[in-house]
RNA sequence: CAACGACAAGGGCAACGCCGCAGCAGGUCUGCGGGGACGCAAAGCCACGGGGCCCAUCCGGGUCAGCCGGGCUACCGAA
Numbered sequence: 001c002a003a004c005g006a007c008a009a010g011g012g013c014a015a016c017g018c019c020g021c022a023g024c025a026g027g028u029c030u031g032c033g034g035g036g037a038c039g040c041a042a043a044g045c046c047a048c049g050g051g052g053c054c055c056a057u058c059c060g061g062g063u064c065a066g067c068c069g070g071g072c073u074a075c076c077g078a079a
Stems, first nucleotide, its partner, number of pairs: 004077002012040002016036001018034006038066001044072003048069003051064005
């Protein structure tokens, strides 16, 4: 340095639902905060390919990076 991923260390993210606040398009919708927590070694970023979901007459558009693949970056340092 690369690969790799420990009953290591310091941390991080946060499915899902609950509470509060705000918005208003009036839908059990969207956003923010709080505390919990399924889980995650990239659950950091990118919509490039496949795929799921939503809209659509078509073209196509949106969304999911915590579906798979791919690309970029990155803490730690056992085996």
A computed fold for a 79-nucleotide RNA from a Frankiales bacterium, annotated as c-di-GMP-I riboswitch aptamer. Lineage of the source: Bacteria > Bacillati > Actinomycetota > Actinomycetes > Frankiales. The model forms 95% of the base pairs in the Rfam consensus. It matches the Rfam family "c-di-GMP-I riboswitch aptamer". Rfam links the family to the GO term cyclic-di-GMP binding. The coordinates come from a structure-prediction model, not an experiment, and the mean pLDDT is 78.